[in-house]
Molecule: Glycine riboswitch aptamer
Organism: Methylocystis sp.
RNA sequence: AACUUCUUCGCGGGAGAGACCGGCGCGUGCGCCGGCGCCGAAGGCGAAACCGCCCCGGAAACGCUCAGGCCAAAGGACCGCGACGAAGCA
Numbered sequence: 001a002a003c004u005u006c007u008u009c010g011c012g013g014g015a016g017a018g019a020c021c022g023g024c025g026c027g028u029g030c031g032c033c034g035g036c037g038c039c040g041a042a043g044g045c046g047a048a049a050c051c052g053c054c055c056c057g058g059a060a061a062c063g064c065u066c067a068g069g070c071c072a073a074a075g076g077a078c079c080g081c082g083a084c085g086a087a088g089c090a
Stems, first nucleotide, its partner, number of pairs: 003088004008083006018036001020035007037070003043066001044064003050058002
């Protein structure tokens, strides 16, 4: 130098489910409160397989639905490309 991994940043892609009902407020489509029904892909918790066995720990796109969300917009796990930096290899 090349390659691999990771942080941050930029660009592109990116699903699901309520334009529900009642009350209040105003800037009239938004906010708050309550009710019923849903979704899983921020985050969180649990945990299968696996890490030779036990404990601990790690840990899925699995489970829960605390949080979040249910027109659009925004957000969005994750994927691709690029840049700075770090680590590994040598």